About this RNA:
A computed fold for a 72-nucleotide RNA from Novosphingobium sp. RL4, annotated as transfer RNA. Model confidence (mean pLDDT): 85 of 100. Its Rfam family is "tRNA". It is annotated as a transfer RNA. Lineage of the source: Bacteria > Pseudomonadati > Pseudomonadota > Sphingomonadaceae > Novosphingobium. RNAcentral records the identical sequence in 2 taxa.

RNA sequence: CGCAGGGUAGGGCAGCGGCAGCCCGUCGGGGUCAUGUCCCGAAGGUCGCGGGUUCAAGUCCCGCCCCUGCAA
Numbered sequence: 001c002g003c004a005g006g007g008u009a010g011g012g013c014a015g016c017g018g019c020a021g022c023c024c025g026u027c028g029g030g031g032u033c034a035u036g037u038c039c040c041g042a043a044g045g046u047c048g049c050g051g052g053u054u055c056a057a058g059u060c061c062c063g064c065c066c067c068u069g070c071a072a
Stems, first nucleotide, its partner, number of pairs: 002070006010024004018055001026042005048064005
């Protein structure tokens, strides 16, 4: 070089063309004598990079990079 899977928020993961979400964590508030649990709210995203198709791409196509596994 070959084959397969993966890359989406600080961490773990959803999202089979139409608003980018869940859990944990973080921050603020409630609650408590206090901490934790619990309840409410918020912030946080160039969706690996570049191109193409499309009215519209995280999603489809092409190239490249990185990670994991298989085979040689």